Context: one part of a larger RNA
RNA sequence: UCCGGCGAGUUAAUGGGUCGAGCAAGGUUAAGAGCGGCGUGAAAGCGUCGUUCGCAGCCGUAGCGAAAGCGAGUCUGAAAGGGCGUUUAGUUCGAUCCAUUAGACCCGAAGCCAAGUGAUCUAACCAUGGCCAGAGUGAAGCGGCGGUAAAACGCCGUGGAGGCUCGAAGUGUUAAUCGUUGAAAAGAUUCUACAUGAGCUGUGGUUAGGGGUGAAAGGCUAAUCGAACUUGGUGAUAGCUGGUUCUCUCCGAAAUAGCUUUAGGGCUAGCGUCCGAUGUUAAAUCGUGGGGGUAGAGCACUGGUAGAUGUAGGGGAGGCAACCCCUCUUCCGAAGUCUGUCAAACUCCGAAUACCAUGGUGUAUUGUCGGGCAGUCAGUUCGUGGGGGAUAAGCUCCACGUGCAAGAGGGAAACAACCCAGAGCGCCGACCUAGGUCCCAAAGUGCAGGCUCAGUGGAAAACGCUGUGGAUUUGCUUAAACAGCUAGGAGGUUGGCUUAGAAGCAGCCAUCCUUUAAAGAGUGCGUAACAGCUCACUAGUCUAGCGAAUCUGCGCGGAAAAUGACACGGGGCUAAGCCUGCCACCGCAGUCGCGUCUUUAUUGGUUCUUCGGAACCGGUAAGGGGUAGGAGAGCGUUCCCAGGGCGUUGAAGGCAUACCGAAAGGAGUGCUGGAGCGCUGGGAAGUGAGGAUGUCGGA
Numbered sequence: 001u002c003c004g005g006c007g008a009g010u011u012a013a014u015g016g017g018u019c020g021a022g023c024a025a026g027g028u029u030a031a032g033a034g035c036g037g038c039g040u041g042a043a044a045g046c047g048u049c050g051u052u053c054g055c056a057g058c059c060g061u062a063g064c065g066a067a068a069g070c071g072a073g074u075c076u077g078a079a080a081g082g083g084c085g086u087u088u089a090g091u092u093c094g095a096u097c098c099a100u101u102a103g104a105c106c107c108g109a110a111g112c113c114a115a116g117u118g119a120u121c122u123a124a125c126c127a128u129g130g131c132c133a134g135a136g137u138g139a140a141g142c143g144g145c146g147g148u149a150a151a152a153c154g155c156c157g158u159g160g161a162g163g164c165u166c167g168a169a170g171u172g173u174u175a176a177u178c179g180u181u182g183a184a185a186a187g188a189u190u191c192u193a194c195a196u197g198a199g200c201u202g203u204g205g206u207u208a209g210g211g212g213u214g215a216a217a218g219g220c221u222a223a224u225c226g227a228a229c230u231u232g233g234u235g236a237u238a239g240c241u242g243g244u245u246c247u248c249u250c251c252g253a254a255a256u257a258g259c260u261u262u263a264g265g266g267c268u269a270g271c272g273u274c275c276g277a278u279g280u281u282a283a284a285u286c287g288u289g290g291g292g293g294u295a296g297a298g299c300a301c302u303g304g305u306a307g308a309u310g311u312a313g314g315g316g317a318g319g320c321a322a323c324c325c326c327u328c329u330u331c332c333g334a335a336g337u338c339u340g341u342c343a344a345a346c347u348c349c350g351a352a353u354a355c356c357a358u359g360g361u362g363u364a365u366u367g368u369c370g371g372g373c374a375g376u377c378a379g380u381u382c383g384u385g386g387g388g389g390a391u392a393a394g395c396u397c398c399a400c401g402u403g404c405a406a407g408a409g410g411g412a413a414a415c416a417a418c419c420c421a422g423a424g425c426g427c428c429g430a431c432c433u434a435g436g437u438c439c440c441a442a443a444g445u446g447c448a449g450g451c452u453c454a455g456u457g458g459a460a461a462a463c464g465c466u467g468u469g470g471a472u473u474u475g476c477u478u479a480a481a482c483a484g485c486u487a488g489g490a491g492g493u494u495g496g497c498u499u500a501g502a503a504g505c506a507g508c509c510a511u512c513c514u515u516u517a518a519a520g521a522g523u524g525c526g527u528a529a530c531a532g533c534u535c536a537c538u539a540g541u542c543u544a545g546c547g548a549a550u551c552u553g554c555g556c557g558g559a560a561a562a563u564g565a566c567a568c569g570g571g572g573c574u575a576a577g578c579c580u581g582c583c584a585c586c587g588c589a590g591u592c593g594c595g596u597c598u599u600u601a602u603u604g605g606u607u608c609u610u611c612g613g614a615a616c617c618g619g620u621a622a623g624g625g626g627u628a629g630g631a632g633a634g635c636g637u638u639c640c641c642a643g644g645g646c647g648u649u650g651a652a653g654g655c656a657u658a659c660c661g662a663a664a665g666g667a668g669u670g671c672u673g674g675a676g677c678g679c680u681g682g683g684a685a686g687u688g689a690g691g692a693u694g695u696c697g698g699a
Stems, first nucleotide, its partner, number of pairs: 001699006011102013026059003032053009063070002073084004105243002108240001112233006123207009132197001134166003137162001141158006170194003175190004209225001211221003246634006256269005270376002272373007284361007296349001297347002302343008313332002315329005379404002382401007409420003424596004429592003435586003438571003444583001446582006457573001463557003467554010484541005490514003495509003520535001524533002597624012635688001637685007645677002653672005659666002
């Protein structure tokens, strides 16, 4: 991992709702007892079912008040009034759905407490034993000699001390490598530490769980230790995770508000469903009547803001011997005035929508009310209006709407959220949506007119472009423009100043006059300064258009990313790209057509009926996506009761199979198997498996 078995809303009491049955102003018995049936047993008896007793008790039939008490009333109140009642239906049992209390759908903690069991591992201690090759060093003491007044002291020898040194046994474990489903649930190899001591070790013994022991690491206390192990309390508790088993039909949510030691949990409301009541009330739309201060706009208020004006005031200058005086001002400049503006917390104004009321239309799987049962309280994308952020985020927080969630189908290559569109089932039918029609790949190599040359299309900005199309304005031009070519481009003069120099051309000032067809006191290059080249300007030649600017279509550059071409889905395309117009076609589970199932409403008929209605056969109309969830109808398994059957001429079970049913499922036949088993009507449940790192067995 697979196969097979087992595996999760049960039972009791109490309360509430719904359905059914009995009786009814009443309903009902409990414990217990009698009788009968069945099971068991030798019997006694016990168990169970049915029935008859059992009048204790419970609910109801009258309420109100704290109570005395009164009573269809009563309590309060001085009264008026007000509160709760009075117009009658209950009760018992069964079924079912919930709630509460119990383990309460199942499995799952870490833990807490109690009573016990452990020191054959290990920690410490006690008792009694054992062990430590060899080598080195050479303390005290002692002896001798020297030395001294005597000592001290020195030297030589002797001696053999030491938690001394080296190093086997023994004990430890520093580093590395290997091992890591190991040879081993801690090892192997090499290196390495101690090795007469606080040494190592055998045997026996002592200390026990909030206790021991600990040269102390929360270490060790039997592969377990920040509180051992075993059993019990125990099915601890788990607002947490996982799992929760057959089918079909109808409807169908929420991810919000308030409160919460609350935030991944609850409670109430909101939203779902079912039952009952009500019976036009809903949505929507039209008319009428309302309030508003948003968008916009505005500057009348509150504030901000640019310019002008230039009062008061300031600065400056002058007059005066001086001043607190007078005069002047290309300066600054409140307030004010004029012009132009800004605002969520400004408003002289002010929509569209939305909202409220009311009257019509509107009749739906509508609204409202009462009751049973829920689930939901992590949401999310996109569009729009905003707050936060950086006018960032697949960001975050609100609001209105859409979808997804809980929605399949077609399109967007692929792609919950975008576009189209809401799937009961069947059909080798039709028409269309979004989107498409060269090939992959269904349908046009369609038509007409333009644009693009960049593979732009098929990613991006400021900015740049004599790419190219369109529109417009304007200038020059056969009295010859624009470009090219030929020629001229002069004189006063080297203008003046400055300067070492300054001659058109470093810089400053001025920028005239003359000759001319024309020629600047000079456009650029150049020189130390000149020179030289060139331009403006002019003539000739040539010949028909040549410049400048604005708006705009499509393009170009700007353009660097990590595995390989990878920024059209691919092939490939100069249209099969882009714009405008037109025709045809393809295209979904959309719509239509035919057949069929089903729900609800309504209608016709038949049968039944407790007279309420129900079932069946048809017609008509509207429906049938669906998670959590509500409601309904069924299938199958085991056992029990009753009826009626099958089986050695072969039951159950198994294997195979092209049959029937809308599904769960149900038959038939053959083989196998070898003794029990269906069917019909009721009843009761240990009643359905793919999931739980489920559990047991097998492979």
The part of an RNA shown here (large-subunit ribosomal RNA, domain II) has 699 nucleotides and comes from a bacterium. It was read from a public genome assembly.